[in-house]
RNA sequence: GGGCCGGUGGCUUAGCCUGGUUAUAGCGUCCGGCUGAUAACCGGAAGGUCAUGGGUUCAAAUCCCAUCCGGCCCA
Numbered sequence: 001g002g003g004c005c006g007g008u009g010g011c012u013u014a015g016c017c018u019g020g021u022u023a024u025a026g027c028g029u030c031c032g033g034c035u036g037a038u039a040a041c042c043g044g045a046a047g048g049u050c051a052u053g054g055g056u057u058c059a060a061a062u063c064c065c066a067u068c069c070g071g072c073c074c075a
C1' cells in the first nucleotide's frame, strides 16, 4: 500500500442480510423482598451521541460514501 471482518449501556452481546411505533439480553450497579446475618434466589429501577461526519428516504443501529479505531490476510 491492497483486501476482508468488526465498532451498539460499566463489561459481553442480539438486532443490520430484508429500513417502520417506546433498541435486546446476561453479568455488574442501585433499591426492595427473603435470612439471625451473608451468599444464592425473587421483584423493580437507573444506565445507550447504535465509532464520527455526510448522503438517500416520509422514516436509518439497519442502505450508500468518506474518515477514525481495532483485528486478520496478502505484498
Stems, first nucleotide, its partner, number of pairs: 001074007010027003020058001029045005051067005
Molecule: transfer RNA
Organism: Thermoproteota archaeon